[in-house]
RNA sequence: AAUUCGGAGAGUUUGAUCCUGGCUCAGAACAAACGCUGGCGGCGUGCCUAACACAUGCAAGUCGUACGAGAAAGUUUCCUUCGGGGGACGAGUAAAGUGGCAAACGGGUGAGUAAUGCAUGAAUAACCUGCCCCCAAAUCUGGGAUAACAUCUUGAAAAGGGUGCUAAUACCGGAUAAGACCACGGUUUACAAUGGUAGUGGUAAAAGGUAGCCUCUGUAUAUCAAGCAUCGUUUGGGGAGGGGUUCAUGUGUCAUUAGCUUGUUGGUGGGGUAACGGCCUACCAAGGCGACGAUGACUAGCCGGCCUGAGAGGGUGAUCGGCCACACUGGGAUUGAGAUACGGCCCAGACUCCUACGGGAGGCAGCAGUGGGGAAUUUUGCGCAAUGGGGGAAACCCUGACGCAGCAACGCCGCGUGGAGGAUGAAGGCCUUCGGGUUGUAAACUCCUGUCAGAAGGGAAGAAUGGCAGACGGGUUAAUAGCCUGUCUGAUUGACGGUACCUUCAGAGGAAGCCACGGCUAACUCCGUGCCAGCAGCCGCGGUAAUACGGAGGUGGCGAGCGUUGUUCGGAAUUAUUGGGCGUAAAGGGCGUGUAGGCGGCUAUAUUAGUCAGGCGUGAAAUCCUGCGGCUUAACCGUAGAAUUGCGUCUGAUACUGUAUAGCUUGAGUACAGGAGAGGAGAGCGGAAUUCCCAGUGUAGCGGUGAAAUGCGUAGAUAUUGGGAGGAACACCGGUGGCGAAGGCGGCUCUCUGGACUGAUACUGACGCUGAGGCGCGAAAGCUAGGGGAGCAAACGGGAUUAGAUACCCCGGUAGUCCUAGCUGUAAACGAUGGGCACUAGGUGUAGGGAGGUCUGACCUCUCUGUGCCGGAGCUAACGCAGUAAGUGCCCCGCCUGGGGAGUACGGUCGCAAGGCUGAAACUCAAAGGAAUUGACGGGGGCCCGCACAAGCGGUGGAGCAUGUGGUUUAAUUCGACGCAACGCGAAGAACCUUACCCGGGUUUGAAAUGUACUGGACAGCCCUAGAAAUAGGGUCUUCUUUCGGGACUGGUACACAGGUGCUGCAUGGCUGUCGUCAGCUCGUGUCGUGAGAUGUUGGGUUAAGUCCCGCAACGAGCGCAACCCUUACUUUUAGUUGCCAUCAGGUUAUGCUGGGCACUCUAGAGGAACUGCCGUUGAUAAAGCGGAGGGAGGUGGGGAUGACGUCAAGUCCUCAUGGCCCUUAUGUCCGGGGCUACACACGUGCUACAAUGGCCGGUACAAUGGGGCGCGAAAGAGCGAUCUGGAGCAAAUCCCAAAAAGCCGGUCUCAGUUCGGAUUGGAGUCUGCAACUCGACUCCAUGAAGUUGGAAUCGCUAGUAAUUGUGGAUCAGCAUGCCACAGUGAAUACGUUCCCGGGCCUUGUACACACCGCCCGUCACACCACGAAAGCUGGUUGUACCAGAAGUCGCUGAGCUAACCUCUCACGAGGAUGCAGGCGCCCAAGGUGUGAUUAGUGAUUGGGGUGAAGUCGUAACAAGGUAGCCGUAGGAGAACCUGCGGCUGGAUCACCUCCUUU
Repeated sequence: AAUUCGGAGAGUUUGAUCCUGGCUCAGAACAAACGCUGGCGGCGUGCCUAACACAUGCAAGUCGUACGAGAAAGUUUCCUUCGGGGGACGAGUAAAGUGGCAAACGGGUGAGUAAUGCAUGAAUAACCUGCCCCCAAAUCUGGGAUAACAUCUUGAAAAGGGUGCUAAUACCGGAUAAGACCACGGUUUACAAUGGUAGUGGUAAAAGGUAGCCUCUGUAUAUCAAGCAUCGUUUGGGGAGGGGUUCAUGUGUCAUUAGCUUGUUGGUGGGGUAACGGCCUACCAAGGCGACGAUGACUAGCCGGCCUGAGAGGGUGAUCGGCCACACUGGGAUUGAGAUACGGCCCAGACUCCUACGGGAGGCAGCAGUGGGGAAUUUUGCGCAAUGGGGGAAACCCUGACGCAGCAACGCCGCGUGGAGGAUGAAGGCCUUCGGGUUGUAAACUCCUGUCAGAAGGGAAGAAUGGCAGACGGGUUAAUAGCCUGUCUGAUUGACGGUACCUUCAGAGGAAGCCACGGCUAACUCCGUGCCAGCAGCCGCGGUAAUACGGAGGUGGCGAGCGUUGUUCGGAAUUAUUGGGCGUAAAGGGCGUGUAGGCGGCUAUAUUAGUCAGGCGUGAAAUCCUGCGGCUUAACCGUAGAAUUGCGUCUGAUACUGUAUAGCUUGAGUACAGGAGAGGAGAGCGGAAUUCCCAGUGUAGCGGUGAAAUGCGUAGAUAUUGGGAGGAACACCGGUGGCGAAGGCGGCUCUCUGGACUGAUACUGACGCUGAGGCGCGAAAGCUAGGGGAGCAAACGGGAUUAGAUACCCCGGUAGUCCUAGCUGUAAACGAUGGGCACUAGGUGUAGGGAGGUCUGACCUCUCUGUGCCGGAGCUAACGCAGUAAGUGCCCCGCCUGGGGAGUACGGUCGCAAGGCUGAAACUCAAAGGAAUUGACGGGGGCCCGCACAAGCGGUGGAGCAUGUGGUUUAAUUCGACGCAACGCGAAGAACCUUACCCGGGUUUGAAAUGUACUGGACAGCCCUAGAAAUAGGGUCUUCUUUCGGGACUGGUACACAGGUGCUGCAUGGCUGUCGUCAGCUCGUGUCGUGAGAUGUUGGGUUAAGUCCCGCAACGAGCGCAACCCUUACUUUUAGUUGCCAUCAGGUUAUGCUGGGCACUCUAGAGGAACUGCCGUUGAUAAAGCGGAGGGAGGUGGGGAUGACGUCAAGUCCUCAUGGCCCUUAUGUCCGGGGCUACACACGUGCUACAAUGGCCGGUACAAUGGGGCGCGAAAGAGCGAUCUGGAGCAAAUCCCAAAAAGCCGGUCUCAGUUCGGAUUGGAGUCUGCAACUCGACUCCAUGAAGUUGGAAUCGCUAGUAAUUGUGGAUCAGCAUGCCACAGUGAAUACGUUCCCGGGCCUUGUACACACCGCCCGUCACACCACGAAAGCUGGUUGUACCAGAAGUCGCUGAGCUAACCUCUCACGAGGAUGCAGGCGCCCAAGGUGUGAUUAGUGAUUGGGGUGAAGUCGUAACAAGGUAGCCGUAGGAGAACCUGCGGCUGGAUCACCUCCUUU
């Protein structure tokens, strides 16, 4: 000092929100593997798969101090016949053998095993224990064999066989022996005793070795014996350590495994074992286990620990340690203290090897190593130096245990790849807004340092025992010897290894990668690509500007590693003990009764099982944690502690729980008295109505519908009257009234019967609550059998509707609906809310009782039990619930854990069947879902507006033509615009040009711009030639300035660049259209809500208006509305030329023509005027409306300009601007010609008509706005005319265009394809223009088409409007029926808001939010995927019956064989005992046969399911989804579905009823 210290969230369902809920991520870890990369060291770790098969070597031996026997090479010596022989040393050595001990340890592996296992704690009074330690005692006396060896012999070998010899600590007798064992019998102990312990009798033992010593004793005086010592041996007791057995508790999954068991459960006798025991056997009894999960199946070695976690837990069981099991597979015993024995044996089987074919041999899950399998796991290394083990007295030997080294970034830890300075912020790269920024002090450069690696040199600790030598003690002994023992000294012993470490040397020299950069999640740009290639953990990126793909630069993270994959825990409170839920999200059983179980009122006593406290034992070591220490540090290691939350035991406490006993009355129940009720069962009775039958009256229809038809009816219906039959249901009362557990129950009466309630007393004395299984009840539909059958009505038939209509509607109609007896057992069986008890503000109804008061009433107050509504606290995600809880607590039961697949499959069970109950998985998705919010939408509702409808007027759609568009055609018919909101639109004007298109001919710094360099000089114009022109060639003509360098201008060449009506309006700016001139759109602060949001902005009125008033948790404000602006209508004033002319004058055929004037008109400046201001009335004393007066004008006077927040990716890259992309002798540019003008056809917009309200002819009247110099162009003249000639006047209130037309007057035409209509065509012209062929307009003559008022449908317009009439202008050389303006003439109608369209506000429903042009269901077709069924087929496992029966134990036998012991015998030998071979029997492995079960694979075919791109058919659901939907059931149908019966609201709308709230 020490378990004390410990808990983070994020992304993703939605337009947004809250919740529920799943999926995913961030963390840690690993015996890992893979990809890229790789400097060093330390410490660890390294076949998770085939318990697959194994070549080769090694892994268990040792002891001569147990025993016999005992070489050789070589050296040396002696002899020798020179061939050789003997001796000594080698050596009592090697090798083999007998014997002892070890081999049962150590090492490996995890197949089997779910309990013969393991863990923890007990028991053994039911046991064993070699070697080791202590104590006591003993170690006496005999015997017979046998290997080795020798010899013979069989066999290929492996292996034997016969004969003969020999030893022991091998083997066997005898003696002795206690407290050992057995028997008898006494005593004792916590317990029953089998334990302990006196006594008596019986039984049982041994082995010796020594190379040590010689003082005593003996002798042969030594290398002797005895003795001593030491090592052994035997018996007994004890110990230590080890083991056997037993018990309790704990230790996986599946109930779609519910029953299992015959040695099974117990007893008695016997056997067996070291020991208890059915362990075995005979007999007897019939037990034993199981829902607290037996049996069966599947999976798995268990633990200390390890990983994770805040913890509780969850996962795991490599390395280290404990236990177990196994050793090629199965069976078996032997030996031994110990094995049923990894490197022993026997048998069977599979496999491999050898073989002479007769027969043999083998077992790496020991260490290395090989093959194989696999994503994947090392050297056929060194050493016994250390630690440990075996043997030995010891030396020593053995030891793939172990110690080391090698390989591998496999893990953990440490170190390095340099440090300091260094800005011109170098170069290069990348980006760029072209200014610069960044890489970046980074580099270069300067000055240093020297870790690691390299070289050289030095150089450990680990080693101390032991033995040896020496010295000094102690013990033993008769002993100074020896031996044992202790201390000290010396030499000796190292695989690793010349390693760690130290010193020196040289030089920044040899040493950095990997992943990521859209969010989560730290880190951003460029290029390439273009829904391709690809990425991705989730959400999701990629369809031409990708921070998401690939590359690059930069940045971030980690770093000798970094990522990926896999697995586990965490996050996940997402299985919830700690720590969740069940009204609507998944989830309350349909309801009751009741068994087991769980829980349980008050008092007292006892007990102490639970509980609490303390002690003791145990909880191995290692690990974790703490302190200290050792390696330079750390990892790692050592040491001491703490901890080990557990179990057992002892003692104590006694409140609570339990148990036992005794009581109590409040829980519960019983008795008594009452009243209420569609409670149940049975029987009887009743009236109304429908239908049918009979009869009468009566006549042509009835019936039915949105409208019809089928149907009925002249054979008399419907209607009506009378009579009759039959079945079913019970109007009114009737009520969020009553009863019942639920389903459910409704005419009246009777009988039987259950329950609840109220009141007051008495009794019992916890008798209670809940309730897994079980049992019972259980709407409708359905089933079986028999009845019954009026109405209704699945199926079915017919008629309609419809694109179809297997439907909705109609006419019929069978099961069924009803009764009896049975079955079924399900519903939205719902309050979507299990039962019980207790507690917790109020208010108000209603039903049944009771009490009190009292003015006696339809009264008031209180109370009990039911049943409703509102509402507070509280709860809830919200909605809502709220004493009948969804509040606060307790007890018990049921159920849930993402969506789909699926309430399906398989199995089981119930059912006659239909089907019910129980109830998965593969696969697939990232959601599915609840409540509420804002919108949008509704064939929902309410209110309101608009030429929206209606009322009117005139058109379009029919004809001809014009014009635009589509289509078609074409070399091209350039391009854009496409519902309203494209289509007489861009285009306010295509013959060339325009022009963008096509064909052809040219050109390339370019047709036009800027700059640089070089070079030449004017260029241009004019003429000629070629050409279609552009263009080319030639000729002519020829500058300015100057400080003489040059400059201005210009031609050419080269380079930067130009150019593009090329693409993208879905990259954009700007502009525009549209909803819509609709009345809306928002904000600040406050308030409400967890929040999205709400409020304000809703409500009552009113308005053209969110206009205004009132009210209000809102108070204010902004953009819109209105007003301010222009114009028009009245008027005043100012000013009068080019305007005007009343008055005056002059003049003309005539005219403001002239003088004059500015009154009037007019012109154009400035003002005035209109505000619901005034009156009346309505309204709320308001806002405002209605009416009136006055007024030129009256309620925004008319018209215009003005267009909120936003919507449509609306339109425009071809007006312009512009990002990006593309082209660059062409997609640029120039020129000629052509095309945009085509033409079977379709559509839009117009013009002209079809005629008499008209056409034609003649006469005649009245405007306004405008325009005019490359212009308008008068008079006059010519022409039938277009027009021409002419050229006055006019930059305009002066001149010109310019004639206004409809109108009016007169005439003619007389209803016809015309005197309507004018298309088309022929001819002749005019004008513009280089040029009218393709392709202009106009004129004249001639021609004279369709058309007689227009189908369905559709457009405009509410007053100076529609209609009608002409005029002007822009564009423009010329060319309008178009467009924009102008004036003339000048109506009709509006009851009204039901309907159509569009819009605004409020409200409601929603499964929509790309917002109904939404969403979405099912069949069918195609592709893919997984699964089920299936005639079967093939394996695995296993049960059962039988056959078979190796080896082996045991038992019986044992006629054969048999040394020791016994008897007889002098001996030989004989007999006995014993043992063995052999035989038989029980058990039993492999194997075989039959029959089951279970599991896996496969299977023609088949079934549904899932997923897929724009497939087909319909449209079932979401809105009242166009027939409200849904649940159960039954029938039917291509499909979604339809219909019947019963149920539910999780149905909109309107009305009514009831209740409630407020006044």
Molecule: small-subunit ribosomal RNA
Organism: bacterium